[in-house]
C1' cells in the first nucleotide's frame, strides 16, 4: 500500500419545469383559488421472537400443546443483548500457559428407547472352547471377541423428568356519528328445567328470547376517533467492564385509505472501462445498488451497486 477478517458509519447531491399527500394563513356560504411550510428506509422487507393497545370474565382451575434451560446482571418485555465460567476445536511456543473461533451447557443413582464392527452370547442369554465342582444348576476359573462381557457404560437437537415462562384473537381490533333496510319470508332447535355463542379440550364463569342457526332476498357500502408526543431524537455531564441507566437544556420529525411522496430536461460527484499524455491531468461512451411507510415500538433474520473509518493477520517495497 495490497489482500482478507471483525466491528462500525454512509449509501448520491442540484437547478427549472409539470405534478401528489398534508399542515398553517387568507379570500369565498361551500367546493376551492393563491401564499407559505413539511413530505419514506437502514432495512419502511420476512411478519421470526418480544411488548404497548383494543376486545374477551379483573381470562379463573385442570388437562394437553408451546418455548426456554451453566452463573450474573440489562430492559416495559424477549427464545433479545452485555458480562463471566466450563466444554470442543484451531493456531504458537518456554508444555503449561496465551490468542482465536464455536458452544441447544438442567437431569440417564424414575422409567422406556437406542447403541456400528467384531463375538457364542450386547443392554441380556437357547451361554462356545477347555478344565474343576455338585444331588442338581453357568456353580467357578481360564481362554477368546471387544470400549464394556453379570451386579458395567454411552446417548435427552431419543421419548420423558425437572425447573421457569406462556390465555385467545389483531387496527379488516374497537368506539362513535350519519345513511339505508325486510324487527317482513321458509326450515329446524329453543323461550330461564334455556338453542346457541365467548377461535384446542374438561369444569367453572359470562353473555342470552325484538332468540340461534341455516336459507333465499333487500339495504347499506360515507365521516370522525383509534392515527401519529414517543419505552421519541440531538447534545453535554454522569453512574457502571459492559448491555444499559440518570441528570441538565434543545427540538418536532410522513400521515395516505385505493392508497401522496413522482415525471422530463440540464449540470456536478463518485466507481470502474477504453483512449491520450504518461507527473498531475484531459476526453469518450457507461454504471450509480436493495427496495419502498400503512396502529406504534423493542430486537432477529435476509437484501444491498458503491464508498468511508477503526483494529488484526498475512505479503511486497522503503527507512
Nucleotide at each position: 500500500a495490497a489482500c482478507g477478517c471483525a466491528g462500525g458509519c454512509c449509501g448520491c447531491c442540484u437547478u427549472a419545469u409539470c405534478g401528489c399527500u398534508c399542515c398553517c394563513g387568507u379570500g369565498u356560504a361551500a367546493a376551492u383559488g393563491c401564499a407559505g411550510g413539511a413530505g419514506a428506509g437502514g432495512a419502511a422487507a420476512g411478519u421470526c421472537c418480544g411488548g404497548a393497545c383494543a376486545c374477551u370474565a379483573a381470562a379463573g382451575g385442570g388437562a394437553a400443546g408451546c418455548a426456554u434451560a451453566g452463573c450474573g446482571g440489562c430492559u416495559a418485555a424477549c427464545g433479545g443483548c452485555c458480562g463471566u465460567c466450563g466444554u470442543u476445536c484451531u493456531g504458537c511456543c518456554u508444555u503449561g500457559g496465551c490468542a482465536g473461533a464455536a458452544u441447544a451447557g438442567g437431569a440417564c443413582u424414575a422409567g422406556u428407547g437406542c447403541a456400528a464392527c467384531a463375538g457364542a452370547a450386547a443392554g441380556a442369554a437357547u451361554g462356545u472352547a477347555c478344565a474343576g465342582g455338585u444331588a442338581a444348576u453357568g456353580c467357578u476359573g481360564u481362554a477368546g471377541u471387544g470400549a464394556a462381557a453379570u451386579c458395567a457404560u454411552g446417548u435427552a437437537a431419543a421419548c420423558u423428568c425437572u425447573a421457569u415462562g406462556c390465555g385467545g384473537u389483531g387496527a379488516a381490533a374497537u368506539g362513535u356519528c350519519a345513511c339505508g333496510u325486510a324487527a317482513a319470508c321458509c326450515u329446524a332447535c329453543g323461550c330461564u328445567u334455556g338453542a346457541g355463542g365467548g377461535u384446542u379440550c374438561c369444569c367453572g364463569c359470562c353473555c342470552g328470547a325484538u332468540g340461534u342457526a341455516g336459507g333465499a332476498g333487500g339495504g347499506u357500502a360515507g365521516g370522525c376517533a383509534g392515527a401519529u408526543g414517543g419505552a421519541u431524537c440531538c447534545c453535554a455531564c454522569u453512574a457502571g467492564u459492559a448491555a444499559u441507566g440518570g441528570u441538565g437544556g434543545g427540538g418536532c420529525c410522513a400521515g395516505a385509505u385505493a392508497a401522496a411522496u413522482g415525471a422530463u430536461a440540464g449540470g456536478g460527484g463518485u466507481c470502474g472501462c477504453g483512449u491520450c499524455a504518461u507527473u498531475a491531468g484531459g476526453c469518450g461512451a457507461g454504471a450509480u445498488a436493495c427496495a419502498g411507510a400503512a396502529u406504534c415500538c423493542g430486537g432477529c433474520u435476509u437484501a444491498u451497486a458503491g464508498g468511508c473509518c477503526u483494529g488484526c493477520u498475512u505479503u511486497u517495497u522503503u527507512u